[in-house]
Molecule: c-di-GMP-I-GGC riboswitch aptamer
RNA sequence: UGCGAAAAAGGCAAACUCAAGGUAACUUGGGGGCGCAAAGUCAUGCGUCCGCAAUAAAUAGUUGCGGACAGGCAGACUGCCGUUU
Numbered sequence: 001u002g003c004g005a006a007a008a009a010g011g012c013a014a015a016c017u018c019a020a021g022g023u024a025a026c027u028u029g030g031g032g033g034c035g036c037a038a039a040g041u042c043a044u045g046c047g048u049c050c051g052c053a054a055u056a057a058a059u060a061g062u063u064g065c066g067g068a069c070a071g072g073c074a075g076a077c078u079g080c081c082g083u084u085u
Base pairs, nucleotide, nucleotide: 002083003082004081011036012035016031017030018029019028020027021026034071040077041076042075044074045073046072047069048068049067050066051065052064053063054062055061
């Protein structure tokens, strides 16, 4: 530098569930384990979702503001093991 093996050290943890927090999306911790070679970190672009406001006949749509998702896609940064040069 390239690659990721039905291997291996170590790791993460979907659904569901229990407890706590939050108006909510969802988050944190326990159980659980669908999966993951970046399922490590960052809301930068797109996207999805929630709340509030404006507009609107409207619980639609649109716009704005605030938020959630990194296990939706891209991007940036960092890193373990094995193998290869």